[in-house]
RNA sequence: GGGGAAGUAGCUCAGCGGGAGAGCACCUGGUUUGCAUCCAGGGGGCCGUGGGUUCAAAUCCCAUCUUCUCCA
Numbered sequence: 001g002g003g004g005a006a007g008u009a010g011c012u013c014a015g016c017g018g019g020a021g022a023g024c025a026c027c028u029g030g031u032u033u034g035c036a037u038c039c040a041g042g043g044g045g046c047c048g049u050g051g052g053u054u055c056a057a058a059u060c061c062c063a064u065c066u067u068c069u070c071c072a
Base pairs, nucleotide, nucleotide: 001071002070003069004068005067006066007065010024011023012022013021018055026042027041028040029039030038048064049063050062051061052060
């Protein structure tokens, strides 16, 4: 320098045009003598960044940043 993959909640990930979600973690309440487990509820993400297409973009296109990987 060129090719490929990934970037979504604190962490691990799903979601591939029209409701942003799950598990764990965190908070509150219940249960217990207490802790844990279990049950119920709650907070937290403008989807790496910028632009474009579209009535509508996390999703499609372009550029760019970071990480990983392959080639040279």

The RNA shown here (transfer RNA) has 72 nucleotides and comes from Deltaproteobacteria bacterium CG11_big_fil_rev_8_21_14_0_20_49_13. Its Rfam family is "tRNA".